A computed fold for a 67-nucleotide RNA, annotated as Pistol ribozyme. Rfam family: Pistol ribozyme. Rfam links the family to the GO term catalytic activity. The sequence is in RNAcentral, with records from ZWD.

RNA sequence: GCUCGACUAGGCGAGGAUAAAUAGACUGUUAAGCCUGGAGCGUUGCCCCUUUCGGGGGCAGGUAGUU
Numbered sequence: 001g002c003u004c005g006a007c008u009a010g011g012c013g014a015g016g017a018u019a020a021a022u023a024g025a026c027u028g029u030u031a032a033g034c035c036u037g038g039a040g041c042g043u044u045g046c047c048c049c050u051u052u053c054g055g056g057g058g059c060a061g062g063u064a065g066u067u
Base pairs, nucleotide, nucleotide: 002015003014004013005012007038008037009036010035011034025066026065027064033041044060045059046058047057048056049055050054
């Protein structure tokens, strides 16, 4: 230098051509994804359309504690 943990910047961590994870401070919990800012991809609730296997759109919301 590359790839990955949804995107981006930073952080934390992993891998060696693969894209996963028993890692990502600790403990649990949450549908809520490693953390923070932004955005709002996934996820959750409501509504609408189509359709009835399913799909599309809009609005809202954004796991908990300790360190």